[in-house]
Context: one part of a larger RNA
């Protein structure tokens, strides 16, 4: 609740897909469900409005005629819009070819450097670590310089307000499968489309379950410090975990704190992709220049906004769906109910309080 919002005041679901609803391009013909006009019928009475009438006047009652009465059925007419059938178009949407771009996904294999252990050889007394110590470590030879191996982890530089990708995410090379988007061409279908309640699928990190691993790093623990204490910060260990298979949790500041989609509304200036021109060229898949499309970033006009700001990648002007949000705390608490093995997770109040 015929009303206002939802980037910071309460509010966009973490993302996508997608059912039913709900909207939806130009055009031919129909029909006539919805709409619009007419006529009938019904629409009680009391209420109301005008004139009488009767109470000694009103008020109030009474009598005829009016109005009014969402709306319901029946007949009839229109055909613009909305529906529905039905004709055609291509501007949306989708296919098909080209050649390009990317850390888009999955598997496979091979690679670097460093760390740690192990080993060979030197070498002899410290190391290590801190504001400063100490626990640690070392004559059973450390640290350190060396040879030769093992092991798991990562992907330095290039790397960028650069790229991909529906979001979470992706980064040594090669392969092999595999998905998408953008540009060109205008072949080829003809509104096949847009959002999307219920639902499905994905979803960092940390946590579980069973199996591997296990080097470095480390919650937890143990010492050593520091301190009035020091369940912390520092320092020396170090277990789960991190990492690999198979499941499962399903949740974050999962932020652009900003739903998707669509159309329309000044410039300017980087930068990634594609195509065209036109110039230099060492004639390259090179490099500049202007133009188009598409993505990304800055700064601005108009305009919105309270105001920071935004500002063609709106938070301008509007359309179309879907989610949301109603004063603080009690509380994302309690109970139910539904998935989880659990941890917990969605759904989500009240008293009461101020």
């Nucleotide at each position: 609740u015929u009303g206002g919002g939802c980037c910071u005041a309460a509010a966009g679901c973490g993302u996508c897909c997608g059912u039913a609803g709900c909207c939806g391009a130009c055009u031919u013909g129909a029909u006539a469900a919805g709409u619009u006009c007419c006529u009938u019928g019904u629409g009680a009475a009391a209420u109301u409005g005008u004139u009488g009438c009767g109470c000694u006047c009103a008020a109030c009652g009474u009598a005829a005629c009016g109005a009014a009465u969402g709306g319901c059925a029946a007949g009839g007419a229109a055909a613009a819009c909305u529906g529905u059938c039905u004709u055609g178009u291509u501007a949306g949407g989708g296919a098909u070819c080209g050649g390009g771009a990317g850390g888009g996904g999955a598997c496979u294999g091979a690679g670097g450097u460093a760390u740690u252990c192990c080993u060979u050889g030197g070498g002899a007394a410290g190391c290590g670590g801190u504001a400063a110590a100490a626990u640690g470590u070392u004559u059973u030879a450390a640290u350190c310089c060396u040879u030769g191996g093992a092991a798991g982890a990562c992907c330095a530089c290039c790397u960028g307000u650069g790229g991909u990708g529906a979001a979470g995410a992706c980064g040594u090379c090669a392969g092999u499968c595999u998905a998408g988007a953008a540009c060109g061409a205008a072949u080829c279908c003809g509104a096949c489309g847009g959002u999307g309640a219920u639902g499905g699928a994905c979803g960092a990190a940390a946590g579980c379950u069973g199996g591997g691993g296990g080097a470095g790093c480390g919650a937890a623990c143990c010492g050593g410090a520091u301190u009035a204490g020091a369940u912390a910060c520092c320092c020396g260990a170090g277990u789960a975990g991190u990492c690999c298979c198979a499941g499962c949790u399903g949740u974050a500041a999962a932020c652009u704190c900003u739903g998707c989609g669509a159309a329309c509304u000044a410039u300017g200036u980087g930068u990634c992709g594609c195509g065209u021109u036109u110039c230099c060229u060492c004639a390259g898949a090179g490099g500049a220049c202007a133009c188009g499309c598409g993505g990304u970033g800055c700064c601005g006009u108009a305009g919105c906004g309270a105001a920071g700001g935004u500002g063609u990648u709106a938070a301008g002007u509007u359309c179309g769906c879907c989610g949301c949000c109603u004063g603080g705390g009690a509380a994302g608490u309690a109970u139910a109910g539904u998935c989880g093995c659990a941890a917990g997770a969605c759904c989500g109040a009240a008293a009461c309080u101020u």
Annotation
Predicted 3D model of a 354-nucleotide part of an RNA (small-subunit ribosomal RNA, central domain) from an archaeon. Rfam family: Archaeal small subunit ribosomal RNA.